Model confidence (mean pLDDT): 82 of 100. Small-subunit ribosomal RNA, 3' major domain from a bacterium, 463 nucleotides, folded computationally. It was read from a public genome assembly.
Context: one part of a larger RNA
RNA sequence: AGACGGGGACCCGCACAAGCGGUGGAGCAUCGGGUUUAAUUCGAUAAUAAGCGAGGAACCUUACCAGGACUUGACAUCCUGAGAAUCCUGUAGAAAUACGGGAGUGCUGCAAAGAACUCAGUGACAGGUGCUGCAUGGUCGUCGUCAGCUCGUGCCUUGAGGUGUUCGGUUAAGUCCGUAAACGAGCGCAACCCACGUCGUGUGUUACUUUUUCACACGAGACUGCCGGCCCUAAGCCGGAGGAAGGCGUGGAUGACGUCAGAUCAGCAUGGCCCUUAUGUUCUGGGCGACACCGGUGCUACAAUGGUCGGUACAAAGGGUAGCCAACCCGCGAGGGGGAGCCAAUCCUGAUAAAGCCGGCCUCAGUUCGGAUUGGAGGCUGCAACUCGCCUCCAUGAAGUUGGAAUCGCUAGUAACCGUGUAUCAGCCAUGAUACGGUGAAUGUGUUCCCGGGUCUUGUACU
Numbered sequence: 001a002g003a004c005g006g007g008g009a010c011c012c013g014c015a016c017a018a019g020c021g022g023u024g025g026a027g028c029a030u031c032g033g034g035u036u037u038a039a040u041u042c043g044a045u046a047a048u049a050a051g052c053g054a055g056g057a058a059c060c061u062u063a064c065c066a067g068g069a070c071u072u073g074a075c076a077u078c079c080u081g082a083g084a085a086u087c088c089u090g091u092a093g094a095a096a097u098a099c100g101g102g103a104g105u106g107c108u109g110c111a112a113a114g115a116a117c118u119c120a121g122u123g124a125c126a127g128g129u130g131c132u133g134c135a136u137g138g139u140c141g142u143c144g145u146c147a148g149c150u151c152g153u154g155c156c157u158u159g160a161g162g163u164g165u166u167c168g169g170u171u172a173a174g175u176c177c178g179u180a181a182a183c184g185a186g187c188g189c190a191a192c193c194c195a196c197g198u199c200g201u202g203u204g205u206u207a208c209u210u211u212u213u214c215a216c217a218c219g220a221g222a223c224u225g226c227c228g229g230c231c232c233u234a235a236g237c238c239g240g241a242g243g244a245a246g247g248c249g250u251g252g253a254u255g256a257c258g259u260c261a262g263a264u265c266a267g268c269a270u271g272g273c274c275c276u277u278a279u280g281u282u283c284u285g286g287g288c289g290a291c292a293c294c295g296g297u298g299c300u301a302c303a304a305u306g307g308u309c310g311g312u313a314c315a316a317a318g319g320g321u322a323g324c325c326a327a328c329c330c331g332c333g334a335g336g337g338g339g340a341g342c343c344a345a346u347c348c349u350g351a352u353a354a355a356g357c358c359g360g361c362c363u364c365a366g367u368u369c370g371g372a373u374u375g376g377a378g379g380c381u382g383c384a385a386c387u388c389g390c391c392u393c394c395a396u397g398a399a400g401u402u403g404g405a406a407u408c409g410c411u412a413g414u415a416a417c418c419g420u421g422u423a424u425c426a427g428c429c430a431u432g433a434u435a436c437g438g439u440g441a442a443u444g445u446g447u448u449c450c451c452g453g454g455u456c457u458u459g460u461a462c463u
Stems, first nucleotide, its partner, number of pairs: 001463002003460003007457007015447002019410005026300008034291002042053002064286007073125001077124002079121005086103007107114002127275002130273003136269002138264003141260001143258001148187006154163003167178003193252004198220007223246001226240005289429001302403001306362007318349003323342002328337003369400001374395007416439007
C1' cells in the first nucleotide's frame, strides 16, 4: 500500500421491512443431470450453466451411429489432353454412383488461338465442427450504470509510498460549495444522441379532407428561472405559483481502470500439435425426440371476482409479390374452390382484439371445474409425417380441492390480468424469445437484522 475481520462510524440498492403476485405439491411443454444406447454429436455448470449457443433437429441442417461408396477429392489456384455449354433418355442400385443411347455445335478471332463451362490425368496441394479459450485476436458475461480509476508539476518521506482523492456540508454522482501543500488535467458521472409527453410554423398522395385528428419536417418550451422558509452570505434542501411537463420529466442507447488464466479454437479469424485411400468427402437409413429417477425455466389448472351460451363496445405496433389474400360458394370444422385488390396511410392480414358490458343457464359437486391420456374419422405442408409435424371433429375423460422446508419478481401506467403482431420459417413440436397496446392496483417515506456495494477509520501471526 492492499486484502480480510461473527471491529467501528456514515451512506446506498426491491437488500430487508410493508404489500401484491408467484415458484417449491399436480398434469403437460422445454432445457439440463443421470442412466441407457450402435449413436443418443458438441459446448455452457454458484452468483455469471440449465425455453442457454438453437430467432424453427422429419430429409437437409448434422458435427453422432450403422452400412454402401470416392481418393487431387464436395471447394480454390496452377499444368497437360479431349470436348462448346446444355438438353432428352435407357439399364443396375436404397441412393451416392457405374455403364450406355440421342439431340446440339454457340461467343471473340482471317487463322493459330482464347474466354466461360464439362470430362480425364499428373503432382504441388485442398480438406478437418480433430486437440489446446491455460498460446491468441475479436466478441460477450460479471462485479456495476457501482462512483470510482489515474496522471503532470509541486510539497512531505531514508524508502516503498503519501498528498491531491482527506475534512465540513451537499448530491443519483470524485455532483457541487467551503476548507486544506497543493495547483491543474485525463478516463468515468452529467450533458451532447434517440423515442414519448405540450405548443407553434410549413407541407398533404392514401387520411371521417375548410376546423380538427393523423403523418412528416423544422422550431419553441424547464433553467431551481420566480416567491417564501432553512442553511455559512455558499453549494443546496423543503414548500408554493405559473405550466402539458418541476427540480435527472419518463424510457432507451451509452458500461471507467480493472477482476474472475470467467465464456467462446463449434460464428469468424488465428499460432502450435495431430489426420491425409482418412480424424477428409458423399449417399441411404437411424440418432440428436431413449426413460427407473433428480434439478431448472415455463404453460394450464384446481374454480362462482368462475364456467358456458347468445348479444354488444373500444386498440397499438408490425408483416405482405415464389407473398398477403377480400367478396361469394362448399364443408360441423381444420380446410377446399374462387378470384377482386395490393410492391401498400390506398388492398389484405377471415382486422368483429381479448379481458370488458348486457342477458340466460350452472349452485359448490372431482362438478356444465380441469383438461392429461387413449380410440376413431379427417385436413394441411412437404419427394416423404412409422420412428418424429401441426391442426380439426366425435368419443374418452387422468392427476389436481391452493401446495413442507425453502425461495423468486415487482415502487406506477409499475405489478397483476387480457389479448395482438413479428423474427426464424415449406410446415412446426412457440406454452419460448421479442415487440405492441387494453384494464389497472397495493404498500413503503423506516434501516435493528439478511445479501451486495461505496467512503473514512481501526486490528492483524495474511500478500
Rfam family: Bacterial small subunit ribosomal RNA. Rfam links the family to the GO terms structural constituent of ribosome and ribosome.